Predicted 3D model of a 347-nucleotide part of an RNA (small-subunit ribosomal RNA, central domain) from bacterium IFAM-1493. Its mean pLDDT, the model's own confidence on a scale to 100, is 87.
Context: one part of a larger RNA
RNA sequence: UUGGGUUUAAAGGGUGCGUAGGCGGCCGAUUAAGUCAGUGGUGAAAGUUUCCGGCUCAACCGGGAGACUGCCAUUGAUACUGGUUGGCUUGAGUUAUGGAGGGGUACAUGGAAUUUACGGUGUAGCGGUGAAAUGCAUAGAUACCAUAAGGAACACCGAUAGCGAAGGCAUUGUACUGGCCAUAAACUGACGCUGAGGCACGAAAGCGUGGGUAGCGAACAGGAUUAGAUACCCUGGUAGUCCACGCCGUAAACGAUGAUCACUCGCUUUAAAGUACGUAGUACUGUGAGGCCAAGCGAAAGCGUUAAGUGAUCCACCUGGGGAGUACGGUCGCAAGAUUGAAACUC
Numbered sequence: 001u002u003g004g005g006u007u008u009a010a011a012g013g014g015u016g017c018g019u020a021g022g023c024g025g026c027c028g029a030u031u032a033a034g035u036c037a038g039u040g041g042u043g044a045a046a047g048u049u050u051c052c053g054g055c056u057c058a059a060c061c062g063g064g065a066g067a068c069u070g071c072c073a074u075u076g077a078u079a080c081u082g083g084u085u086g087g088c089u090u091g092a093g094u095u096a097u098g099g100a101g102g103g104g105u106a107c108a109u110g111g112a113a114u115u116u117a118c119g120g121u122g123u124a125g126c127g128g129u130g131a132a133a134u135g136c137a138u139a140g141a142u143a144c145c146a147u148a149a150g151g152a153a154c155a156c157c158g159a160u161a162g163c164g165a166a167g168g169c170a171u172u173g174u175a176c177u178g179g180c181c182a183u184a185a186a187c188u189g190a191c192g193c194u195g196a197g198g199c200a201c202g203a204a205a206g207c208g209u210g211g212g213u214a215g216c217g218a219a220c221a222g223g224a225u226u227a228g229a230u231a232c233c234c235u236g237g238u239a240g241u242c243c244a245c246g247c248c249g250u251a252a253a254c255g256a257u258g259a260u261c262a263c264u265c266g267c268u269u270u271a272a273a274g275u276a277c278g279u280a281g282u283a284c285u286g287u288g289a290g291g292c293c294a295a296g297c298g299a300a301a302g303c304g305u306u307a308a309g310u311g312a313u314c315c316a317c318c319u320g321g322g323g324a325g326u327a328c329g330g331u332c333g334c335a336a337g338a339u340u341g342a343a344a345c346u347c
Base pairs, nucleotide, nucleotide: 004318005317006316007301008300012315014201015200016199017198021194022193023192025088026087027086028085029084030083031082033081034080035077036076037075038074039073040072041071042070049065050064051063052062053061054060091191092188093187094186095184096183097182098181099180103177104176105175106174107173108172110154115149116148117147119145120144121143125136126135162169163168206247207246208245209244210243211242215241216240220236221235222234223233258314259313260312261311262310263309266292267291268290269289270288271287273285274284275283276282277281296303297302320347321346322345329340330339331338332337
């Protein structure tokens, strides 16, 4: 490199938008670039293959043929691909009406609870554990009542549910805003798919500046446990967790399953629509989320119209284990580090 692969054996990029590129619906006309055919030229010689001949044979040498699968020119063919042009509507999009939803951003808002402060009642314990102790408490704790402050998270509803490209999203209200679904067929008329680079988004932790800090709580301190206990348990507790702005760019970022299109036996649950019959409800249609299976696939587990089935296009990635996601260099970053990413050696 070819072949072969990527749920779990090595292997799907964290996700989207999109540039170049690759690929691309139906019906005509035209062109003849790709493609196909004919002819001509060229494709040095030697060598190789083959036939014949010369040295007594052979090596060697001489002659003929073939081959040189290519390139150029020219004359044609026109199914397919490409170019140009005309048309179409089923792909794609626009419009109108209706619909569901924790989709996003901003502002406001509610109750329960924890903690603290202050006041009252009240007295000797509270707290914690397997058992204890550290700790708190006569300077009046714990408990109960009233008031106030402040921060964070939103019980029940709640779900096998919903929405989002992914990360993710839940008190309630308002404003702005993105996507999706159904129906109508009115409009545009292939405007499409994928997407190397690129750009944007991207949990948690972490970083910078400034705020905030109720609870929880790395580090740390103390008490226990233990042979020891730099832990598990307990009492405290700083960063952090929260907000604003700016970085970081990683996760078992998982469905460990890239995107898009077409085709393929059935049963069943569910979300929200539409149509028909119609009080209910039932049936059907397209959309989403689940369960069980036929065929088929698979090493098996299993997958099975949400495919891991059967085909097509494009991208990404894999090639024995360790060394190693390391070293070196580059790029990015304030740093932490991220990204790209070897070899010697060894089994």